[in-house]
Molecule: transfer RNA
Organism: Patescibacteria group bacterium
RNA sequence: GGAUGUGUAGCUCAGUGGUUAGAGCGCUGCUCUGAUAAAGCAGAGGUCGGUGGUCCGAUUCCACCCACAUCCACCA
Repeated sequence: GGAUGUGUAGCUCAGUGGUUAGAGCGCUGCUCUGAUAAAGCAGAGGUCGGUGGUCCGAUUCCACCCACAUCCACCA
């Protein structure tokens, strides 16, 4: 340099054009206990990597950019 893939909650991931974006773990509070753990209940936490475009409507489709991963090529 070329190709492909990934980017969504603190972490691991799901979702997929349509009202308010979800799960597990973690975190906080409460119940329980002599006290922990476990269990149960409740809650906080996201401008879906960025910019633009298409569309009545974009996390989802398209273009570019950024970051990361894999493969190929080149240099040494």